Annotation:
Bacterial RNase P class A from Nostocoides sp., 387 nucleotides, folded computationally. It is recorded under the gene name rnpB. The prediction has a mean pLDDT of 79. The source organism's lineage runs through Bacteria, Bacillati, Actinomycetes, Micrococcales and Nostocoides. Rfam family: Bacterial RNase P class A. Rfam classes the family as a ribozyme. Rfam describes the family as follows. Ribonuclease P (RNase P) is a ubiquitous endoribonuclease, found in archaea, bacteria and eukarya as well as chloroplasts and mitochondria.
C1' cells in the first nucleotide's frame, strides 16, 4: 500500500426571532372554604421569568420479567414452549466461554445441534426397483431354431461386477473364488455398536480389543426422552365523586304554609308545592398508579468473557387528542461541477435556491428482530514492497 475479518461510538454544531408540555417563583383575577368583613386556605385562569424536555433504535409487539387483580389443598392428563455442554442473569427462545459439524489460505463466520436400533407414516419427478428392494440393458449357464461358423433369435434359469434413472440404489479399494457373480472369503481402510484405558466439571478428544460385516434420509411428520409454563393486562388497578333517578327520616301542602324573593337578622309583604338532610352504588368528570430505577456514569477488585463485588458522583420526559417544533444566520460533513499544483486516486481554492439520514415516548425494565445519510475509532488477518 492494497484486500478483508470483528468490535465500539457519534447521530450535525453555535447563535438570534417566534411557538409548545411538565415544574418553581412572582404578580394580578377568580369558584369555594374558614359565618360576613379584614386576612388566609386549596384548586383554576392569564402575564412575565428560571430548570428540564424523545431514540440507537423511543419502531415491531417476537420473546422473557416487574407490577396489578382474579383463580389455585394436592397429583394427574391435554396443551404450549425449549433442547449441544458448563457458566451468567430477575428471568428468557437472550448473553459468554467451550465442543461438534459445515464454509474460508487466515483474522473468522454459519448452524430450529436430544432421540430415526421403541413404533407408525413420508421419499415428488425419473426408474424394472425408494428400504429386510429391484432383472430394464449387460454379464453367465442350459435346451430348441437358424447360422455367412463371427454369431443371431426364442425359451427356462443364475447374477446386483459394469450401464441407465435418481437428491439418495443396502460401505470402499485390491485379491481369493466362481459358469459369471456376490462380505461367500481374506487383507487394509471408512462407519456402527459393545468393553477397556487416559484427559476434560462437561459436551467431547485420543488410544487399544472384540463383534455382526455395514438396517439411507426426514421428528420445522405423527411419536419418544428431559425440563419448563395458571389467566387477563396500566384500557391491569384503586380513590374521590356532579346531574338525573331509587330508598330513608324530618319539615310542609285543607292555610297555624315548610321553601324561595325583597343583600345578614326580626317584622312586613308576594309567589309556591314541595323542601331539606342522610344512605349505598356509582355515570359524567378528576385524582392516584406515573416514573428512582434489576437506574446511568467513573474508579478499583475478582473474572478468559458474559457477569459480579466494593466505593464516589448524578437525576435524567411523563403529555391524555397526546407537548419536544418552525423560520433565518455561521460554520462543520457529504455529492455534483469547474480552476491551481509533476497531479489519474493526493493537495488547495471557487460556485450549487443540491444534501445531512431511519424514525419519535405512553406502566417499567432485560433481549431479540427490523429500519438507517454519512462518518470516526480500536483490535487482527492475508498478500506485496521498503528499511
Nucleotide at each position: 500500500a492494497g484486500a478483508g475479518u470483528c468490535g465500539g461510538c457519534c447521530a450535525g454544531a453555535c447563535g438570534g426571532u417566534c411557538g409548545c408540555g411538565u415544574u418553581c417563583c412572582g404578580c394580578g383575577g377568580u369558584u369555594g372554604c374558614c359565618g360576613a368583613a379584614c386576612g388566609g386556605c386549596c384548586g383554576c385562569c392569564g402575564c412575565g421569568g428560571g430548570c428540564c424536555g424523545a431514540g440507537g433504535a423511543a419502531c415491531g409487539u417476537c420473546c422473557g420479567g416487574a407490577c396489578u387483580c382474579c383463580g389455585a389443598a394436592g397429583g394427574g392428563c391435554a396443551c404450549g414452549g425449549u433442547g449441544g455442554u458448563g457458566g451468567c442473569c430477575a428471568a428468557c427462545a437472550g448473553c459468554c466461554a467451550c465442543c461438534c459439524g459445515g464454509g474460508g489460505c487466515a483474522a473468522c463466520c454459519c448452524g430450529c445441534g436430544g432421540g430415526a436400533c421403541a413404533g407408525u407414516g413420508c421419499c415428488a419427478c425419473a426408474g424394472a426397483g425408494a428400504g429386510a428392494a429391484g432383472a430394464c440393458c449387460g454379464c453367465c449357464u442350459c435346451g430348441c431354431c437358424g447360422u455367412u461358423c463371427g454369431c443371431g433369435g426364442c425359451g427356462a434359469g443364475g447374477u446386483a461386477a459394469g450401464g441407465g434413472u435418481g437428491a439418495a440404489a443396502g460401505g470402499g479399494u485390491g485379491g481369493u473364488g466362481u459358469a459369471a457373480g456376490a462380505g461367500a472369503c481374506c487383507a487394509c481402510c471408512a462407519g456402527c455398536g459393545g468393553c477397556c484405558u487416559g484427559g476434560g466439571u462437561g459436551a467431547c478428544c485420543a488410544g487399544g480389543c472384540c463383534g455382526g460385516c455395514u438396517c439411507g434420509g426426514u421428528a420445522a411428520a405423527c411419536c419418544c426422552c428431559a425440563c419448563c409454563g395458571g389467566g387477563a393486562g396500566c384500557a391491569a388497578g384503586c380513590c374521590c365523586a356532579a346531574a338525573c333517578a331509587g330508598c330513608g327520616u324530618g319539615c310542609g301542602u285543607u292555610a297555624u304554609g315548610a321553601c324561595g324573593g325583597c343583600g345578614g337578622c326580626c317584622c312586613g309583604c308576594c309567589g309556591c308545592a314541595g323542601c331539606a338532610c342522610g344512605c349505598g352504588g356509582g355515570u359524567a368528570g378528576g385524582g392516584c398508579g406515573c416514573u428512582c430505577g434489576a437506574g446511568c456514569c467513573c474508579g478499583c477488585c475478582g473474572g478468559c468473557a458474559a457477569c459480579g463485588g466494593c466505593g464516589g458522583g448524578c437525576c435524567u420526559a411523563g403529555a391524555u387528542g397526546g407537548a419536544u417544533g418552525a423560520c433565518c444566520g455561521u460554520c462543520g460533513c457529504c455529492c455534483g461541477c469547474c480552476c491551481c499544483g509533476a497531479a489519474u486516486c493526493c493537495g488547495g481554492g471557487g460556485c450549487g435556491g443540491g444534501g445531512c439520514a431511519c424514525a419519535g415516548a405512553a406502566u417499567c425494565c432485560g433481549g431479540c428482530g427490523u429500519a438507517c445519510c454519512g462518518g470516526c475509532c480500536g483490535a487482527c488477518u492475508c498478500u506485496u514492497c521498503c528499511c